[in-house]
Context: one part of a larger RNA
Molecule: large-subunit ribosomal RNA, domain IV
Organism: uncultured bacterium
RNA sequence: GUCUUCAAGGAACUCGGCAAAAAAGCAGCCGUAACUUCGGAAUAAGGCUCGCCCUCCCUAAGAAGAGGGUUGCAACAAAAGUUUCCCUGGCAACUGUUUAUCAAAAACACAGCUCCCUGCGAACUCGUAAGAGUAUGUAUAGGGGGUGACACCUGACCGAUGCCAGAAGGUUAAACGUUGGGGGUGAUAUCGCAAGAUAUUGCUGAUUGAUGUAAGCCCUGGUGAAUGUCGGCCGUAACUAUAACGGUCCUAAGGUAGCGAAAUUCCUUGUCAGGUAAGUUCUGACGCGCACGAAUGGUGUAAUGACUGGGGAACUGUCUCGAAGACCCGCCCG
Numbered sequence: 001g002u003c004u005u006c007a008a009g010g011a012a013c014u015c016g017g018c019a020a021a022a023a024a025g026c027a028g029c030c031g032u033a034a035c036u037u038c039g040g041a042a043u044a045a046g047g048c049u050c051g052c053c054c055u056c057c058c059u060a061a062g063a064a065g066a067g068g069g070u071u072g073c074a075a076c077a078a079a080a081g082u083u084u085c086c087c088u089g090g091c092a093a094c095u096g097u098u099u100a101u102c103a104a105a106a107a108c109a110c111a112g113c114u115c116c117c118u119g120c121g122a123a124c125u126c127g128u129a130a131g132a133g134u135a136u137g138u139a140u141a142g143g144g145g146g147u148g149a150c151a152c153c154u155g156a157c158c159g160a161u162g163c164c165a166g167a168a169g170g171u172u173a174a175a176c177g178u179u180g181g182g183g184g185u186g187a188u189a190u191c192g193c194a195a196g197a198u199a200u201u202g203c204u205g206a207u208u209g210a211u212g213u214a215a216g217c218c219c220u221g222g223u224g225a226a227u228g229u230c231g232g233c234c235g236u237a238a239c240u241a242u243a244a245c246g247g248u249c250c251u252a253a254g255g256u257a258g259c260g261a262a263a264u265u266c267c268u269u270g271u272c273a274g275g276u277a278a279g280u281u282c283u284g285a286c287g288c289g290c291a292c293g294a295a296u297g298g299u300g301u302a303a304u305g306a307c308u309g310g311g312g313a314a315c316u317g318u319c320u321c322g323a324a325g326a327c328c329c330g331c332c333c334g
Stems, first nucleotide, its partner, number of pairs: 001327006008320002012318001017315001027049004035040001037149001051070006071075001084313007091305002096108002112147007124133003150300004155230003160227002162223005169218003176212006183204009231249005258292001259289001270286005
C1' cells in the first nucleotide's frame, strides 16, 4: 500500500456518516400515505412465501390452491452483474449541455411567453464585387433581444439615456450654383513727349467674402416584457405604547400585490415557537427589508436532480482505542 476480522458501545468521528459497513437485490402474493399537473408519487413504505416427495381438490392434461413429510448454513442454493430507506427546506420545472487536463452546478439550453425588425431583388449574415446563405421559404414565414414548463400575476414613473414619429423655428459640412473684393489681361475715350494715370466696357486663374441647399443636433410628442428609477422631517388617540390621521419640504414618480434575519439581514447566535439533556445550523412564525420585489420577472408548485441544507431508521473500526492476520512495494540487514 491492497485486503480480511474484531469484545462492549454505535456517528461519541468529522466541515460534513467522507470512507466503509449493512439491508435489499424489478420472483409470487398481500399491502401501500401526504401531495398531485390525476399521468404520477410507487418496486412508496411494510409484511409473507419459494427446493424435493406424498395426499386432496380441479381438470382432456395441467397450472394455481389446501394438508402432511423431508434435506441443508442457505431453496434464482452457481458467476458476472445488480436500488439502502423515511421526514422536511432551498434552487432549477423536466430529458439534455458545459470549463478535453482542479468546477457538472443553482451555470447554459429548453418547450412556453413577450418585444423589435422584415412585403420578398425581404430583413439579417458573408463577400471589394459578381454572388451566396436565408429559401427553391413568403408574416401560422424569417432574423434579433429578453424571460424561461405550469398556476396566480406582472404596480407607479417618459425627468435622464435609447428608440420611434414630427416638422414651424434656431444651428450646421464639403462639393456645386449665383454674386462681390482685391489681382491679371483685352478694347475704347480723355490727359500726357513718354512712362503712365483716370473713366467706360469685356474675359478671368489661384485666393477671400456673401448667399442658396441635407441629414444631424437644439426643438415638439410618443414609448418600460426599452437602459433605468421607485423620498425626507415633524406632530397626533381617555394608562403606556403605537399612529388609521394631520402639517411641511422635495420629486419624473416616490416600491403596489406578493414574499421577507432570505443563495439577499450589517447589528445578529434578532425575538418567539418546534426539534435535542444541551441546537451560531435547521423548520415555522414575527417584520425595524443596513441593502427583497414584480419577464435584469414576483410568489407558489406535482414530478425530476451523481445539486445543496436539517432530522431520523438501519448499519457499521468513522470514532472511544486500538488489536490481529494475508499478500505486495521501497529502504536496510543477511